RNAcentral holds the sequence, with entries from ENA. The RNA shown here (transfer RNA) has 72 nucleotides and comes from a Candidatus Woesearchaeota archaeon. The coordinates come from a structure-prediction model, not an experiment, and the mean pLDDT is 83. Rfam family: tRNA. It is annotated as a transfer RNA. Rfam's curators write: Transfer RNA (tRNA) molecules are approximately 80 nucleotides in length. The organism belongs to Candidatus Woesearchaeota, within Archaea.

RNA sequence: GCCUCUGUAGCAUAGCGGUGGUGCACGCCCUUGGUAAGGGCGAGGUCCGGGGUUCAAAUCCCCGCAGAGGCU
Numbered sequence: 001g002c003c004u005c006u007g008u009a010g011c012a013u014a015g016c017g018g019u020g021g022u023g024c025a026c027g028c029c030c031u032u033g034g035u036a037a038g039g040g041c042g043a044g045g046u047c048c049g050g051g052g053u054u055c056a057a058a059u060c061c062c063c064g065c066a067g068a069g070g071c072u
Base pairs, nucleotide, nucleotide: 001071002070003069004068005067006066007065010024011023012022013021018055026042027041028040029039030038048064049063050062051061052060
């Protein structure tokens, strides 16, 4: 230098154009003599940045940024 993939909550991970979910972690409660385990409820995301297409974009397209892999 070229090619491919990835970027979503503190961490991990789903979401193939129509209200962004799950697990762990976190907060409150139930259960216990007290823990752990278990159960219930809740908070936390402007989906890497910018632009475009569309009635509508995390999702499709383009340009960047960051990371991983491959080729030279």